[in-house]
c-di-AMP riboswitch aptamer (ydaO/yuaA leader) from a Deltaproteobacteria bacterium, 135 nucleotides, folded computationally. It was read from a public genome assembly, where an Rfam model found it. Rfam family: c-di-AMP riboswitch aptamer (ydaO/yuaA leader). Rfam describes the family as follows. This family represents a conserved RNA structure found upstream of the ydaO and yuaA genes in Bacillus subtilis and related genes in other bacteria. The source organism's lineage runs through Bacteria, Pseudomonadati, Myxococcota and Myxococcia.

């Protein structure tokens, strides 16, 4: 100059819901609009399955039963989350809502769509990385 060990510090969640480039507004943030990258999701053959016609499907963890003074409200459950990432304990919370329209099992080639929203961080032990700064 570089560097290892070690020491001190440190990082938002939950969802697919980020990046990055144009142009217009604008003093800047920022918006909007097009495009591209990344992710997510729908439909869509042969072969295989499978019924169904009393409809049936999709995203999503959020399905199921049970009780009451039943249209609503309470117990629990499949299932799902708690702040780098993992395995143990022990705690806590959610267990919704919305869409398609009589039509869609899987599905290769192809063909669409979305890229929102809502919030604030529970402890203990192991173990293992990333950044940074001393070394």
């Nucleotide at each position: 100059c570089c560097c290892a060990a070690a020491u001190u510090g440190u990082a938002g969640c939950c969802g697919a819901g980020g990046u990055c480039c144009g142009u217009u507004u604008u003093g800047c943030c920022g918006a909007a609009c097009g495009g591209a990258u990344g992710c997510g999701g729908g439909g869509g053959a042969c072969c295989c399955a499978c019924c169904g016609u009393u409809g049936g499907g999709g995203c999503g963890c959020a399905u199921u039963c049970c009780u009451c003074u039943u249209c609503g409200a309470g117990g629990a459950u499949a299932g799902g989350g708690c702040a780098c990432u993992u395995c143990c304990a022990a705690g806590c919370c959610c267990g919704a809502g919305c869409c398609c329209g009589u039509c869609a099992g899987c599905u290769a080639a192809c063909c669409u769509c979305g890229u929102a929203g809502g919030c604030a961080u529970u402890u203990g032990g192991g173990a293992g990385g990333g950044c940074a700064a001393u070394g």